Context: one part of a larger RNA
RNA sequence: UGACGGGGACCCGCACAAGCGGUGGAGCAUGUGGUUUAAUUUGAAGCAACGCGAAGAACCUUACCAAGUCUUGACAUCCUUCUGACCGGAACUUAACCGUUCCUUCCCUUCGGGGCAGAAGUGACAGGUGGUGCAUGGUUGUCGUCAGCUCGUGUCGUGAGAUGUUGGGUUAAGUCCCGCAAUGAGCGCAACCCCUAUCCUCAGUAGCCAGCAUAUAAGGUGGGCACUCUGGGGAGACUGCCAGGGAUAACCUGGAGGAAGGCGGGGAGGACGUCAAAUCAUCAUGCCCCCUAUGAUUUGGGCUACACACGUGCUACAAUGGCGUAAACAAAGGGAAGCGAACCUGCGAGGGUGGGCAAAUCCCAAAAAUAACGUCCCAGUUCGGACUGUAGUCUGCAACCCGACUACACGAAGCUGGAAUCGCUAGUAAUCGCGGAUCAGAAUGCCGCGGUGAAUAAAAUCCCGGGUCUUGUACA
Numbered sequence: 001u002g003a004c005g006g007g008g009a010c011c012c013g014c015a016c017a018a019g020c021g022g023u024g025g026a027g028c029a030u031g032u033g034g035u036u037u038a039a040u041u042u043g044a045a046g047c048a049a050c051g052c053g054a055a056g057a058a059c060c061u062u063a064c065c066a067a068g069u070c071u072u073g074a075c076a077u078c079c080u081u082c083u084g085a086c087c088g089g090a091a092c093u094u095a096a097c098c099g100u101u102c103c104u105u106c107c108c109u110u111c112g113g114g115g116c117a118g119a120a121g122u123g124a125c126a127g128g129u130g131g132u133g134c135a136u137g138g139u140u141g142u143c144g145u146c147a148g149c150u151c152g153u154g155u156c157g158u159g160a161g162a163u164g165u166u167g168g169g170u171u172a173a174g175u176c177c178c179g180c181a182a183u184g185a186g187c188g189c190a191a192c193c194c195c196u197a198u199c200c201u202c203a204g205u206a207g208c209c210a211g212c213a214u215a216u217a218a219g220g221u222g223g224g225c226a227c228u229c230u231g232g233g234g235a236g237a238c239u240g241c242c243a244g245g246g247a248u249a250a251c252c253u254g255g256a257g258g259a260a261g262g263c264g265g266g267g268a269g270g271a272c273g274u275c276a277a278a279u280c281a282u283c284a285u286g287c288c289c290c291c292u293a294u295g296a297u298u299u300g301g302g303c304u305a306c307a308c309a310c311g312u313g314c315u316a317c318a319a320u321g322g323c324g325u326a327a328a329c330a331a332a333g334g335g336a337a338g339c340g341a342a343c344c345u346g347c348g349a350g351g352g353u354g355g356g357c358a359a360a361u362c363c364c365a366a367a368a369a370u371a372a373c374g375u376c377c378c379a380g381u382u383c384g385g386a387c388u389g390u391a392g393u394c395u396g397c398a399a400c401c402c403g404a405c406u407a408c409a410c411g412a413a414g415c416u417g418g419a420a421u422c423g424c425u426a427g428u429a430a431u432c433g434c435g436g437a438u439c440a441g442a443a444u445g446c447c448g449c450g451g452u453g454a455a456u457a458a459a460a461u462c463c464c465g466g467g468u469c470u471u472g473u474a475c476a
Base pairs, nucleotide, nucleotide: 001476002475003473004472005471007470008469009468010467011466012465013464019424020423021422022421023420026315027314028313029312030311031310032309033308034306035305042053043052064301065300066299067298068297069296070295073125077124078123079121080120081119082118083117084116088103089102090101091100092099106115107114108113127290128289130288131287132286136284137283138279139278140277141275143273148187149186150185151184152183153182154163155162156161167178168177169176193267194266195265196264198235199234200233201232202231203230204229207225212222213221214220238261241255242254243253244252245251317417321376322375323374324373325372327370333364334363335362338357339356343352344351345350383414388409389408390407391406392405393404394403430452431451432450433449434448435447436446
């Protein structure tokens, strides 16, 4: 100087407490361990691995296994020789790839050749999701959006170092004020950026009968930008004003005005560093290793196994509910090998036909919880829907292993969950639906969107984590 303490002081955080809802019990989905297997490819491992890499494993993907094939190779550059093609089509063969045969079939030219493509040969080489993240770059997680981490000059100390950065206040903040052998500065904090909340202005191919006309089934049409909205530009919030406290400071408490008040609410933004943290399987790369195989290709299988254990979720156990009928109100997105209206058809998933739309214009599209009426009457039920049977639909060469969905039948466990444990402080929790990426098809996951919409705390005793000062020393 650090580190540590079941030492001290001060402070902060959904850390506790106060509340609300869960997990842990059930069924299922999904990930992991284990076991099994020809293979069940692989990485991730307390927090910070486990709905994670994977924004989507039937083939492909695919890295694994079995079997069949190839060896300058599926891909790149160079050399030599030959051919005139390549593409496309057909036949044979094969489990398929591979292979064989046939048809069609190049350009420029100074006629020497050149371009391009294919085949053969030769080796240089290609290739490797093989190893090492403890050889690395790059990227990322975490402490932590915590308030810290440093430097120049000066001063002090033999020196390591100290000071500044400590102290008195204050703040979300090393934020600011005051003091001080310090005086200045940098990386962080904050602000500058984006979204959102109010208003003004400019512009109207969505919005409006607001006011007029025409039509009535529709802002459908004429017409108009007032309003809503969209998108450019601007205003607005700064402790600016008042009162009190404070040291006349920084600042704090209350009030006025205001759409918004003291950081208005979100996002992006992550200092010096820590964990030999993660990644050689995104990529790049040193070294090592394979080179008729650890490379390449094809068919089939596997990654989907199942006594079991754990994590994360979904659905429930019901009456604040289930079912039926007929009504209402969103936002944000996506659409051309696409979204698909209306109509017909099917109980339905769907099918037929196909208006319109490269979309504020058309479509996906029905929002659902909610409200109204009816029914059920507390039961393993009109709760719950697993599992199973039969019949189907769709995608796709192909749904056996191994897809999603539909109809009918079947109707399991489950009556609120032990020890323990998680999230959340406001448009939040809880609850309700909608959309998107990936994607032929395949979400209870992920990323977004809006609807309804609480309770409790404002305190400090303890648990956990962190910061500052101080103290002790078995430690470096």
The part of an RNA shown here (small-subunit ribosomal RNA, 3' major domain) has 476 nucleotides and comes from an uncultured bacterium. It matches the Rfam family "Bacterial small subunit ribosomal RNA".